This is a predicted structure of a 72-nucleotide RNA (transfer RNA) from a bacterium. It matches the Rfam family "tRNA". The coordinates come from a structure-prediction model, not an experiment, and the mean pLDDT is 82.
RNA sequence: GUGGUUGUAGCUCAAUGGUAGAGCGCUAGGUUGUGGACCUAGAGGUUGCGGGUUCGAUCCCCGUCAGCCACC
Numbered sequence: 001g002u003g004g005u006u007g008u009a010g011c012u013c014a015a016u017g018g019u020a021g022a023g024c025g026c027u028a029g030g031u032u033g034u035g036g037a038c039c040u041a042g043a044g045g046u047u048g049c050g051g052g053u054u055c056g057a058u059c060c061c062c063g064u065c066a067g068c069c070a071c072c
Base pairs, nucleotide, nucleotide: 001071002070003069004068005067006066007065010024011023012022013021018055026042027041028040029039030038048064049063050062051061052060
């Protein structure tokens, strides 16, 4: 340089164009002599960034940035 692939919560990952979720973690409460485990509730997201298409985009298109793989 060329092609491909990934980017979503603190971490690991879901989500057929129609209100973005789960597990772990975090916070509060319950339980416990204390802690852990367990139970209940809650907080936490400009979906890498910038545009476009669409009534509506995590999803489709273009550009761009970063990581990874292959080739040269």